[in-house]
RNA sequence: GCCGCGGUAGCUCAGCUGGCAGAGCGCUCGGCUGUUAACCGAGCGGUCGACGGUUCGAGUCCGUCCCGCGGCG
Numbered sequence: 001g002c003c004g005c006g007g008u009a010g011c012u013c014a015g016c017u018g019g020c021a022g023a024g025c026g027c028u029c030g031g032c033u034g035u036u037a038a039c040c041g042a043g044c045g046g047u048c049g050a051c052g053g054u055u056c057g058a059g060u061c062c063g064u065c066c067c068g069c070g071g072c073g
Base pairs, nucleotide, nucleotide: 001072002071003070004069005068006067007066010025011024012023013022019056026044027043028042029041030040031039049065050064051063052062053061
C1' cells in the first nucleotide's frame, strides 16, 4: 500500500430485506430476610466511531476518513 471483518448503554453483545434503539451483566431505589447474599419488582443509562450523501424516513444503503483485529504484498 491492497483486501476482509469489526466499532451500538459503564461491560459483553443483539438489532430481520430502511419504519418507536434493545437484552444480559452493572448501578440506584423498593420488596423479601434477624443481617448479608440469593431471589423478585421498578428505575437509571446511547451524538449507534467521525463527517458528508441518498431517502418521506438511516444503527441499517453509498462515499471519504479515524480506531482495532486478521490476511496479502
Description
Predicted 3D model of a 73-nucleotide RNA (transfer RNA) from Metallosphaera sedula. Model confidence (mean pLDDT): 81 of 100. It matches the Rfam family "tRNA". Rfam links the family to the GO term triplet codon-amino acid adaptor activity. The organism belongs to Metallosphaera, within Archaea. A source record names the gene tRNA-Asn-GTT-1-1.